[in-house]
A computed fold for a 77-nucleotide RNA from a Gemmatimonadaceae bacterium, annotated as transfer RNA. Its Rfam family is "tRNA". The coordinates come from a structure-prediction model, not an experiment, and the mean pLDDT is 81.
RNA sequence: GCCCCGGUAGCUCAGUGGGAUAGAGCGGCGGAUUACUAAUCCGCUGGUCGCAGGUCCGAAUCCUGCCCGGGGCGCCA
Numbered sequence: 001g002c003c004c005c006g007g008u009a010g011c012u013c014a015g016u017g018g019g020a021u022a023g024a025g026c027g028g029c030g031g032a033u034u035a036c037u038a039a040u041c042c043g044c045u046g047g048u049c050g051c052a053g054g055u056c057c058g059a060a061u062c063c064u065g066c067c068c069g070g071g072g073c074g075c076c077a
Base pairs, nucleotide, nucleotide: 001073002072003071004070005069006068007067010026011025012024013023019057027045028044029043030042031041032040050066051065052064053063054062
């Protein structure tokens, strides 16, 4: 330098044939239960969907550039 995969909530990840309020589990907070804790149950709490631009009535999803992480290939006189 080229190619591939990934970047979505504090963490691990779904969602990527454009359209309904962007989700799950874990976590955090409050409560129930308990002698107390744990476990369990109920409620609440969460996001510029890596950044910028473009297409579109409408973008997490499509296109372009860039950034970050991982992997592969090349660098040849």